[in-house]
Context: one part of a larger RNA
């Protein structure tokens, strides 16, 4: 290499879009590339294999065959692929109706609360902890009331509920916009399915210019604790969280489970539809479709579990694995303003 495999044992890309590329639904006709069958050249000797010979044997080695899975070039078949021509509608798509969502982007408002600013009442205490200290406070704090100013989240509703590729989305109203369902069956008529590369989004933190800064809090500074406490607890306090534009491209970026497609017992929630049945209606009650859980049968599995949202049958196309450390390091490329990403050995050892 093959083989075998990727939920937890090495191993599925964070995540979409989509070029090459590989694979792709039903009827009929036409070709003969592949395919398959048949001649007919070639497919040098030696070499291997069989038979029979010669050196006493053998090892060599004479001679005769088969063979040389291969190429080329005629005939021929048409069941598969393939190419083309016609034509189907179930696959995918568009069209019409229809409700459901924190899906995404911009503006405006809203009230509860933390802070802090005035002013009023009011007096020696307040915070804080195990328990104190540091802190604040007779320059009047904490409490209380009116009144202001700011910033950043948005109780309740809420839910193994909802959208969303994923990242990940929660107060109200508005405008713009994106995708899914269910129904129907008007319309094209395979237009599919992955998808190496590119491209594009992509939590926190981080950087970069300019903003803003209420709370919180990396670093810091102090009080405790300790045997020491560069820590856990306190009282404090800067980046930064927050906005706009740009860069960074990482996470246990998880279901540790890649994507369509089709197959294969049931039983219970729920959430969005759409028939029927019942009814004056509305619920009930049955079927369906489509998301989301739960529990379990056969099968599968090292076990554990999975089980129609399979980790079961199968098929297609990507992407990864191949002891343990050394290491996701060194080198070099490529990208970054930096931090750093990514791509990624080897000596050595066990």
């Nucleotide at each position: 290499c093959u083989g075998g495999g990727u939920g937890u044992a090495a191993a599925g890309g964070g995540c979409g879009u989509g070029u090459a590329g590989g694979c792709g639904g039903g009827a009929a006709g036409a070709u003969a590339a592949g395919u398959c069958a048949g001649a007919u050249g070639u497919g040098a000797a030696a070499u291997u294999c069989c038979g029979u010979g010669g050196c006493u044997c053998a090892a060599c080695u004479g001679u005769g065959g088969c063979g040389c899975u291969g190429c080329a070039u005629c005939u021929g078949a048409a069941a598969c692929u393939a190419u083309u021509u016609u034509u189907c509608u179930u696959g995918a798509g568009u069209g019409a109706u229809g409700g459901a969502g924190a899906g995404g982007a911009a503006a405006g408002c809203g009230g509860a609360a933390u802070u802090c600013c005035u002013a009023g009442u009011g007096u020696a205490g307040c915070g804080g902890u195990g328990a104190a200290a540091u802190g604040c406070g007779u320059a009047g704090a904490u409490a209380u009331u009116a009144g202001g100013a700011g910033g950043a989240a948005c109780a309740c509703c809420a839910g193994u509920g909802g959208c969303g590729a994923a990242g990940g989305c929660g107060g109200c109203u508005u405008u713009c916009u994106g995708g899914a369902c269910a129904u129907u069956a008007a319309c094209u008529g395979a237009c599919g399915c992955u998808g190496g590369g590119g491209c594009g989004c992509g939590a926190a933190a981080g950087c970069g210019u300019g903003g803003g800064g209420a709370g919180c809090a990396a670093a810091c500074a102090g009080g405790a604790u300790u045997a020491g406490a560069u820590a856990c607890c306190c009282u404090g306090g800067u980046a930064g969280u927050c906005c706009a534009c740009g860069c960074u491209g990482u996470a246990a970026a998880c279901g540790a489970u890649g994507g369509a497609u089709a197959c294969u017992a049931g039983g219970u929630g729920u959430a969005g539809g759409a028939g029927g049945u019942a009814u004056c209606g509305a619920c009930c009650c049955c079927u369906u479709c489509u998301g989301u859980g739960c529990c379990g049968g056969a099968g599968u599995u090292a076990a554990c579990a999975c089980a129609a949202u399979a980790a079961g049958u199968a098929u297609c196309c990507c992407a990864c694995c191949u002891g343990g450390g050394g290491a996701g390091u060194a080198c070099g490329g490529c990208c970054g303003c930096a931090a750093g990403g990514u791509u990624g050995a080897a000596a050595c050892u066990c």